[in-house]
Context: one part of a larger RNA
RNA sequence: UUGGGCGUAAAGCGUCCGCAGGCGGCUCAGCAAGUCUGCUGUCAAAGAGCGGGGCUCAACUCCGUAAGGGCAGUGGAAACUGCUGGGCUAGAGUAUGGUAGGGGCAGAGGGAAUUCCCGGUGUAGCGGUGAAAUGCGUAGAUAUCGGGAAGAACACCAGUGGCGAAAGCGCUCUGCUGGGCCAUAACUGACGCUCAUGGACGAAAGCUAGGGGAGCGAAUGGGAUUAGAUACCCCAGUAGUCCUAGCCGUAAACGAUGGAGACUAGGUGUUGCUUGUAUCGACCCAAGCAGUGCCGUAGCUAACGCGUUAAGUAUCCCACCUGGGAAGUACGAUCGCAAGAUUGAAACUC
Numbered sequence: 001u002u003g004g005g006c007g008u009a010a011a012g013c014g015u016c017c018g019c020a021g022g023c024g025g026c027u028c029a030g031c032a033a034g035u036c037u038g039c040u041g042u043c044a045a046a047g048a049g050c051g052g053g054g055c056u057c058a059a060c061u062c063c064g065u066a067a068g069g070g071c072a073g074u075g076g077a078a079a080c081u082g083c084u085g086g087g088c089u090a091g092a093g094u095a096u097g098g099u100a101g102g103g104g105c106a107g108a109g110g111g112a113a114u115u116c117c118c119g120g121u122g123u124a125g126c127g128g129u130g131a132a133a134u135g136c137g138u139a140g141a142u143a144u145c146g147g148g149a150a151g152a153a154c155a156c157c158a159g160u161g162g163c164g165a166a167a168g169c170g171c172u173c174u175g176c177u178g179g180g181c182c183a184u185a186a187c188u189g190a191c192g193c194u195c196a197u198g199g200a201c202g203a204a205a206g207c208u209a210g211g212g213g214a215g216c217g218a219a220u221g222g223g224a225u226u227a228g229a230u231a232c233c234c235c236a237g238u239a240g241u242c243c244u245a246g247c248c249g250u251a252a253a254c255g256a257u258g259g260a261g262a263c264u265a266g267g268u269g270u271u272g273c274u275u276g277u278a279u280c281g282a283c284c285c286a287a288g289c290a291g292u293g294c295c296g297u298a299g300c301u302a303a304c305g306c307g308u309u310a311a312g313u314a315u316c317c318c319a320c321c322u323g324g325g326a327a328g329u330a331c332g333a334u335c336g337c338a339a340g341a342u343u344g345a346a347a348c349u350c
Base pairs, nucleotide, nucleotide: 003322004321005320007304008303012318014201015200016199017198021194022193023192025088026087027086028085029084030083031082033081034080035077036076037075038074039073040072041071042070043069049065050064051063052062053061054060091191092188093187094186095184096183097182098181099180103177104176105175106174107173108172109171110154114150115149116148117147118146119145120144121143125136126135162169163168206247207246208245209244210243211242215241216240220236221235222234223233258317259316260315262313263312266295267294268293269292270291271290272289273288274287275286276285299306300305323350324349325348332343333342334341335340
């Protein structure tokens, strides 16, 4: 490289956008680049193939001779691909009317709890554990009542329930704003799918600057435990956790399952919209579309399991894998303030 693979054995980029590239709906006409086909030229000799001849045979050698294929030229065919022009509406998009939602950003407000401060009541303990001790407390703690301050998080509702591309999103209200779904079938008329390079977003931790700091809490100190205890348990507690601006760019970033459209038994739950039946209205019932769960047929799978939300049946495009270790290391390069990230070997060894 070919091939074979990629849920769990090695292997799906964390997610999306998207240029080039690859691929692309129905139909009519034309062209003839791809494609198919006829003819011509050429592809030295030797060798190889076929038919003959000469050395007694053979090896060897001599003579004759194609077929097939490549390339070029030329004539033709028009189904498929392509190109040009015209048409269509099932893909895609737009419009109109609805609709659900913790989707995003900003602002304002709220109560419970916690800690601290002030005051009242009140007295000897509190706290903590397996048991203790460090710790707090007669300078009045813990408990309890009243007042005040601060920061962070939003109980119940809450649900294999919703929204978002993913990361993620949950008190209430307001403003701005993105997407989805349903119905209508009015408009555009293939405008599509995927996407190397590239770009954007991207939990936590970490970094820079300025704020903030209630609770929690790496590090650290102390008390225990223990042979020891740089731990598990306890008492404290700094960074951090929070906000603003910027950086970092990684995770078991997981459904360990890339994206798109098509096809292929059913059963059952749930969410949203719509239509029908029914009704005073609501509930209920049935159906359609879209999502989200469970079970399961065929089929697939090494098995586990998957099973219309496929890991089934076929197609298009991209990423990735190719024995274990050395190693996600070294070197180089790019990025970064740094931490480091991305790319990514080999010797050697089994």

Small-subunit ribosomal RNA, central domain from uncultured Prochlorococcus sp., 350 nucleotides, folded computationally.
NCBI's taxonomy places the organism under Bacteria, Cyanobacteriota, Synechococcales, Prochlorococcaceae, Prochlorococcus.
Its mean pLDDT, the model's own confidence on a scale to 100, is 87.